[in-house]
RNA sequence: GGCGCUGUGGCUUAGCGGUUAAAGUGUCCGUUUCAUGUGCGGAAGAUCCCCGGUUCAAAUCCGGGCAGCGCCA
Repeated sequence: GGCGCUGUGGCUUAGCGGUUAAAGUGUCCGUUUCAUGUGCGGAAGAUCCCCGGUUCAAAUCCGGGCAGCGCCA
């Protein structure tokens, strides 16, 4: 330098054009316990890497960037 893959709550992931972006784990509150943990109930937390485009409608499709990983030279 060329090609490909990936980027979504603190972390790990789901979502493959249309509803309130879902789940596990973690955090916080309550409950249970002498206490901790476990269990149970509840809450907060992501303008979906950035910019632009297509569309009535974009996390999702297209273009350009940025970052990480891999392959080739």

The RNA shown here (transfer RNA) has 73 nucleotides and comes from an archaeon. Rfam family: tRNA. Its family is annotated with triplet codon-amino acid adaptor activity in the Gene Ontology. Rfam describes the family as follows. Transfer RNA (tRNA) molecules are approximately 80 nucleotides in length. Model confidence (mean pLDDT): 83 of 100. The sequence is in RNAcentral, with records from ENA and MGnify.